This is a predicted structure of a 74-nucleotide RNA (transfer RNA) from a Candidatus Nanoarchaeia archaeon. Its mean pLDDT, the model's own confidence on a scale to 100, is 81. Its Rfam family is "tRNA".
[in-house]
RNA sequence: GGGCUCGUAGCUCAGCUUGGUGGAGCAACUGUCUAUGGAUCAGUUGGUCGAGGGUUCAAAUCCCUCCGGGCCCG
Numbered sequence: 001g002g003g004c005u006c007g008u009a010g011c012u013c014a015g016c017u018u019g020g021u022g023g024a025g026c027a028a029c030u031g032u033c034u035a036u037g038g039a040u041c042a043g044u045u046g047g048u049c050g051a052g053g054g055u056u057c058a059a060a061u062c063c064c065u066c067c068g069g070g071c072c073c074g
Stems, first nucleotide, its partner, number of pairs: 001073007010026004020057001028044004050066005
C1' cells in the first nucleotide's frame, strides 16, 4: 500500500439483510425481604448507535470519506 471484518448503555452483545418508537443480559441505584448481608422479587437510571457528509417524509440500518481495533496479502 491492497482486501476482508468489527465499532450500538459502565461491560458482553442483539437489532442492519427487509429504513418506520434504540433493546437484552450483567453491573449500578431505589424499594421489597431481614439481626446483618447475600439471594429472590418489583422498579429506576444510563446511548450524540466511532466521526463527518449525502440520499430520503424518515437513517443504527442505504451511499461516500475519514478515524480506531483485528485478520490476511504484498